The RNA shown here (small-subunit ribosomal RNA) has 1411 nucleotides and comes from an uncultured organism. The RNAcentral record of the sequence draws on ENA, Greengenes and SILVA. Its Rfam family is "Bacterial small subunit ribosomal RNA". Gene Ontology terms of the family: ribosome and structural constituent of ribosome.
RNA sequence: GGCGAAAGGGCGAGGAAUACAUGGGCAACGUGGCUUGUGCACGAGGAUAACUGCGGGAAGCUGCAGUUAAUACUCGAUAAGACCACAGUAUCUUCGGGUGCAGGGGUCAAACGGUGGGGACCUUCGGGCCUACCGGCAUUUGAGCGACCCAUGUCCUAUCAGCUUGUUGGUGAGGUAACGGCUCACCAAGGCGACGACGGGUACCGGGACUGAGAGGUUGACCCGGCGCAUCGGGACUGAGACACUGCCCGGACUCCUACGGGAGGCUGCAGUAACGAAUAUUCCGCAAUGGGCGAAAGCCUGACGGAGCGACGCCGCGUGUGGGAGGAAGCCCUUCGGGGUGUAAACCACUGUCAGGGAUUACCAAGCAAAGUUGGCGAAUAGCCUUCUGCGUUGAGGAGUCCCAGAGGAAGCCACGGCUAACUUCGUGCCAGCAGCCGCGGUAAUACGAAGGUGGCGAGCGUUGUUCGGAAUCACUGGGCUUAAAGGGCACGCAGGCGGACUGUAAAGCGUCUUGUGAAAUCCCUCAGCUUAACUGAGGAAUUGCAUGGCGAACUGCCAUUCUUGAGGCAAGUAAGGGUGCAUAGAACUCUUGGUGGAGCGGUGGAAUGCGUAGAUAUCAAGAGGAAUGCCGAUGGAGAAAUCAGUGCACUGGGCUUGUCCUGACGCUCAGAUACGAAAGCGUGGGGAGCGAACGGGAUUAGAUACCCCGGUAGUCCACGCCGUAAACGAUGUCUACUAGGUUGUGGCGGUUCUGACGCCGGCACGGCCGAAGCAAAAGUGUUAAGUAGACCGCCUGGGAAAUACGGUCGCAAGGCUAAAACUCAAAGGAAUUGACGGGGGCUCACACAAGCGGUGGAGCAUGUGGAUUAAUUCGAAGCAACGCGCAGAACCUUACCUGGGUUUGACAUGCUUGGAUGCUUUCCUGGAAACAGGUAAAGCUACCCUUCGGGGUGAAACUUGCACAGGUGCUGCAUGGCUGUCGUCAGCUCGUGUCGUGAGACGUCGGGUUAAGUCCUUUAACGAGCGAAACCCUUGCCGUUAGUUACCAGCGGGUUAUGCCGGGCACUCUAACGGGACUGCCGGUGUUAAACCGGAGGAAGGUGGGGACGACGUCAAGCCAUCAUGGCCUUUAUGCCCAGGGCUUCACACGUGCUACAAUGGCGGCGACAGAGCGACGCAAGACCGUGAGGUGGAGCAAAUCGCAAAAACGUCGCCUCAGUUCGGAUUGCAGGCUGGCAACUCGCCUGCAUAAAGUUGGAAUCGCUAGUAAUCGCGUAUCAGCAAUGACGCGGUGAAUGUGUUCCUGAGCCUUGUACACACCGCCCGUCAAGUGAUGGAAGUCGGGAGUACCCGAAGUCGGAUUGCCAACCCUUUUGGGAGGCGUCUGCCGACGUAAGCCCGAUGACUG
Repeated sequence: GGCGAAAGGGCGAGGAAUACAUGGGCAACGUGGCUUGUGCACGAGGAUAACUGCGGGAAGCUGCAGUUAAUACUCGAUAAGACCACAGUAUCUUCGGGUGCAGGGGUCAAACGGUGGGGACCUUCGGGCCUACCGGCAUUUGAGCGACCCAUGUCCUAUCAGCUUGUUGGUGAGGUAACGGCUCACCAAGGCGACGACGGGUACCGGGACUGAGAGGUUGACCCGGCGCAUCGGGACUGAGACACUGCCCGGACUCCUACGGGAGGCUGCAGUAACGAAUAUUCCGCAAUGGGCGAAAGCCUGACGGAGCGACGCCGCGUGUGGGAGGAAGCCCUUCGGGGUGUAAACCACUGUCAGGGAUUACCAAGCAAAGUUGGCGAAUAGCCUUCUGCGUUGAGGAGUCCCAGAGGAAGCCACGGCUAACUUCGUGCCAGCAGCCGCGGUAAUACGAAGGUGGCGAGCGUUGUUCGGAAUCACUGGGCUUAAAGGGCACGCAGGCGGACUGUAAAGCGUCUUGUGAAAUCCCUCAGCUUAACUGAGGAAUUGCAUGGCGAACUGCCAUUCUUGAGGCAAGUAAGGGUGCAUAGAACUCUUGGUGGAGCGGUGGAAUGCGUAGAUAUCAAGAGGAAUGCCGAUGGAGAAAUCAGUGCACUGGGCUUGUCCUGACGCUCAGAUACGAAAGCGUGGGGAGCGAACGGGAUUAGAUACCCCGGUAGUCCACGCCGUAAACGAUGUCUACUAGGUUGUGGCGGUUCUGACGCCGGCACGGCCGAAGCAAAAGUGUUAAGUAGACCGCCUGGGAAAUACGGUCGCAAGGCUAAAACUCAAAGGAAUUGACGGGGGCUCACACAAGCGGUGGAGCAUGUGGAUUAAUUCGAAGCAACGCGCAGAACCUUACCUGGGUUUGACAUGCUUGGAUGCUUUCCUGGAAACAGGUAAAGCUACCCUUCGGGGUGAAACUUGCACAGGUGCUGCAUGGCUGUCGUCAGCUCGUGUCGUGAGACGUCGGGUUAAGUCCUUUAACGAGCGAAACCCUUGCCGUUAGUUACCAGCGGGUUAUGCCGGGCACUCUAACGGGACUGCCGGUGUUAAACCGGAGGAAGGUGGGGACGACGUCAAGCCAUCAUGGCCUUUAUGCCCAGGGCUUCACACGUGCUACAAUGGCGGCGACAGAGCGACGCAAGACCGUGAGGUGGAGCAAAUCGCAAAAACGUCGCCUCAGUUCGGAUUGCAGGCUGGCAACUCGCCUGCAUAAAGUUGGAAUCGCUAGUAAUCGCGUAUCAGCAAUGACGCGGUGAAUGUGUUCCUGAGCCUUGUACACACCGCCCGUCAAGUGAUGGAAGUCGGGAGUACCCGAAGUCGGAUUGCCAACCCUUUUGGGAGGCGUCUGCCGACGUAAGCCCGAUGACUG
C1' cells in the first nucleotide's frame, strides 16, 4: 500500500407499520469479489510515513526540522465503448414512454505493476525483449445480493369520534443509485374516518411449536428466513456496501486514572465476577474436520465451528442378575386362635458376565498437503505454469471399535390405596392433631388424619407446583340461546348497511374446471437407507388446503338491458269506531254563599275520641256561585304504533276494512346511528282549585305505632306553554313474509239462495276471544293471533353478589337519565314440576274439644313423689303432653347399688389344668373382736372305688389346699344393640300386584256423589283386584232352655229346736257351671238413584256396635330402660370385685305435682235395726268362752274351704242430743300411759290403743282437671307385696245413685279434599335490617411523588448542505520565477439540529379524613 473489517457471533429494548408474510411491479435503480465477451494500458510530476535529529506533556498523545519509495497520490494524451443533448428511422407500448439501428457534437481510463522461465536480437549489464501466471483500466453479459413501489393479511380498546398545514394535489427547482413533499418556492383546498381515522395499551414477524376429530385456541426457546438494536441521544466520514457491536465526532448518565491542566472506557461475542431472583453451566481442548478472510502458494487468523466438562432439564437405549429351591424358616402383620399374609421372596445349590473398573490394540471420524513420476493444454521450448493419474512421507482436539482380567460382586426408588380412580386391614388420635383437585373426612369402633403390615401404579425415576390446549356445544364459523332459567330495545318512522318477485338476453365480478408460476430449506407424513437397536441422521416422495397467470363454462348470486303482474302503491264506490286537535254546551252529584223552616245534636268507628253545633249545626226548602268527572248504554265489545282513548254537538284531521274485467310496474322487507311520540310522579312560568289528598297537625289502636282506622289538611291532581324520558312501559313473547287439522264464539263489510224484501241457510274477507290435532317445549304450557316448519333484518344474553354501582363521557334547571367496569367475595344463585310439612288460607267431618251441667284441684293441715338446698352419704334412673302415690305389689337390719370404718385377694359364684399330702366335713368348747374373721384345744360321728391273706396295697372320684388360666363389676356408652314399653291413637288410615298416564320424581287406584263409628257400604269411574288395619271371631255381663244337684237351695211332706235346712227327704225355685238358643235392619211405613243407608214403629229381656274388656296398621319421637334380662366396644383386677358393723336413701328457710281429711246441720255424736259382691286362709284364717276402757291377751271348736273362719259391710232406717259457734265442726301437733311384730333389734326410723292437749281451716286469686248412665258423685268391703308397717297408694268388689247437652261461632287435637310456599332438621322452619368490636378490598379527598406523549420558547454541540474568507497550502494552468488563478485546509456565518426551560394534558403511586 491492497483486501477484509457491512460477513460470521449475540440480544429482542423499540417498533402496530419505514416491520413481517404472500403475490406482483421497477418502462424509476445500484452492485466489490466471482463470471461471459470486447478493447486498452501512452507521456509526465510532486509529496509523505517508516527512519534520523531536536522538543512538549502526569498521561492519552503530540510538535518542529531533515530525507526516501510504491500497484499510495496528481496532471496530460488516446476513446472501440459508455454517458449527455440534438434531429432521423424500425419495433413494442399501459400512449407516459421503452428498446434497436445509423449520424455528427460534447464528456470520461489505466499499474514502464508483480512472480517464474528463456533461444535468437539489443544493452548503460540493472535489463530491454519473448513467454506463462497473477494483477490494472474502460465497457459488456450472467449469477447472487441489495434499494424502492403496490395489493392483501397481521392483537386489545369507542369509558379514544373526529384527525390533518408539508397536511392532500399541482407547477418548477433541488436532492438521490433511483421514483416520490424526500426538500424548497408558488398555486389550489384538499386528504383520512363507523369497512374504526386519530389516540391509548400491548407486542419483534414468519417458516414453525404445543394442543385439538376437525374448525380452532395458545405460542414464536433451540434450527432456518426477515427486521431492529449494540451504554442513552444525535451526526456524518470512509467504502461496492454502514450512518458501522469490539471505527470516528458531539452531548448526557455512569465507572476508572490524574501531577487538577486533562484524559480513558463500553461483554445484548466466548468463558468468568457481582447483584437481582424460586432458578439456569467451564475464566476447558483444538483449528484434526466443516466454513470464512487474506495470500500465487506454503501458510497465518478464526471463543464461527469441531469437541470435552457441569446439570436425570428432555428424548432414547441398557443394567442393578438368570435358573432351581417348602404347604412354606425366622422376623413382622392380621386372626373367627383353627389359621392366613409377606412368599420362591430369602437362605441354600447351579450358572451368566451387559454397564461401571483395569490392561492391550486400531477397520473408522482423513477429505487433504506433498518429494518424485505421468496424461493433455499454453508456449519457440525437453523452461515454466495449468490439468489427469500414481504416490515415499505426513496431519486426530476428542470420540469410537475389538480382545483380555476380575467377580453377583459397585447399582431402587417415588407416589397412591373413601368415590371419581387401579389398590384394605390393624393400631394411635377423638371436630384435637391433621387431610383435601371436586364431593368432602375427623366430635371413641376413621378402608379419608398419623404409623405399621399388605396391595396397586410407574420405575432411574416418581410426586408436587406453575403454564397452555383439551374435555367446555361454557363466545356456539363448523356448533348455543332470549314466555317463566341470563337475555326482545317502551313504541314507531327512517338514512347508511343487509336481504329481495316472474320471463328473456348481454358480459363474466363471484362461482366451477383445466393449465402455468410460486408456496425457500428444515419440520410434520410415507418409503427406503446409516449408526448392534432406538433416539438421532441421510435420500427420495407426498403435502404445503394459500396467492398469482392464462384458457374454457354460464346453472346460481351480482352488473347491464328489454318485458310482466301475483308483492307494494294508487283510483273509485261503500262502511264501523271512547283514533287525534280545537270550540261550544248538558244534566246528576258535591262543596260554598244568601234567605226561610227547625231546635240539639251531628259526624265517625270494631268500639271511641279529636272535629262541627244555641254566634243555630245536621236535616229540609228556595235562589245563586264554583271546579272536576261523565252514571245507565257498557260488553269476554271498539279504536290507536305504543303510551293510551268514554256525556252531547260542530269544525278540521289520521288510519282501517269490504267490493271492482280500473291505473303504476318491484316502486319491497328490515334497520346501527339520527328523529318523533312516550303512563304516573317530578320540575319551570302563569292561571285555576269543588272533591280527593303525599307532607304536616290532632284523635284512637298498640309494649311502641313516625302505620293500618277517624277528624282536618298543604303541595299535587285540572288548564296553557316548556322540560323530564322513566314503569311488572307485560302477551314478561321484536318486525315482515310463506306454509302446516279442525271446532266454537264476538265485531265490521261483501256475495249467493228467494219474483222482490225480511228472517233463515250457504260461502268468502279483516279484526277480537275460547278449546284443541300434529309438532315444539325442562316442564308449566303453546298450538293459523305459534313458543310449529322455514327465510330476511335488527336488539339482547354468557354463574350469584359487589352493581345497573364507581370513575369518565354525554343529556337535564334540578331530581336524575343513558352509557358502564374492577378489586373483593360465594359454591352456588335460578326455572318448572313432585311428595310431604306448615298457614292468624278455604270447604267437609269428628272427639267431654268447647258449650250446657255435676264434682274437684289451686287457699288449710297432713301423706306421698319431685326440684332445690344441705350432707361423709343423702345410691341410681324417669323430664311438656307421654317425668313427679313413676321403677318401689312394702328402705328399722337385710333389701342397698351410697357413705365411714374394719377385713379379704383364684376370691361370695363357674370351668379347666396343676402342687400338696391324706385329709376333710358336722356338732360341742376356749381366746381376741362390733361383726366379718383370725387363732387354738380336745372329744364324738361321717369319709369313695378296686384288690385283699383283713395286716395292707393301688387309683385319686368328692372335699380341702398351692399356683396358673380366669372369675367378678347395679362401672361407662339406650347416640353401638336385642328385647320390652310409652305416645300420636281404637285415630282411620297405611300399602302392594298388574295395568294406564308422565322424560322423571310421581300420579291414578285411595278422587267425585251419597252413607257410616269406620278407606263401613253403595254408585260413578283407567282402572281391576289384593293385603295390613276397622268390623267379626275370644272373654265377661244382661233373657231363656237343656243337663247335673253338693258344701248351695227349701215349695210341698215328716221330725226337732227358744231360735236356725238343724234332720229325714226333695231337685220344683234361687243359685252354681257346662252346653245351647236369642238380635239379623229380619218385619212394617216413609225418605233415598231401582243402591248403600237413614228416620219412625211393632214384637222382644235386650234394637240398630245392647254394656264392658282383651286386641293397637305403616310409621313418628336417635322417646324410655346397659339398674329386670341379654349383649358389642371401652374401663377396672390387693379393686370400680367380695365380706362385715354402724350410718344414709326418712335431712329442710323453700317451690311444684298427686292425694287424704276438713271447713260442717243434705251435718256431728250416742243407742237400736237392716241389705252386698268379690276375694283370702296351713309359714294360715281362727269362732264361741274368759280378761282388759281399748289396742290386745289367754285359750284353740272348726276349716286345705259354695261346708269353718276373716266378717262388723257402710252410707241407710229409726229414736235422742247438739242449733250456726272456730262449735259436741275439724282433727294437726305435743305430753303421759300402754299394746303388737314367726322382729336379733322400733334412738336415728314402724304400726296400733287409751287419756290429755286442740293448730290451721268458715268453700279457696290468676289459672286448671275429670265425667254423657248404672256414668259422675257418694258409701263401705277385699286382695297382692308383707315378720311388722309408714296404704290416704295400686288393683278389684259391690251399695245408694243424679244433672246437662241433641249445637259446632270460638279454644285444643285429629281425618279427607283443595290452595299458597323462598319450609324439607319441614313454622320451635326460613329469614331482613340497624348497632358494637376486629379485619379485607375499593371509590372520593386538601395535597405530595413518579412516568408518558405532544406544544411553545430559549440556547444551539457535533455534523451535512449553502455563503463568506484579509489566515495557511507541494502536484494542475498562466507568468516577468516573483506573483496570480483553479482547488484544498483552517476560520467565520445561515438553515436544520440533540440536550435544556415553561405551561397545560394523560397515566400511575401515595394521602389526614370520609362513602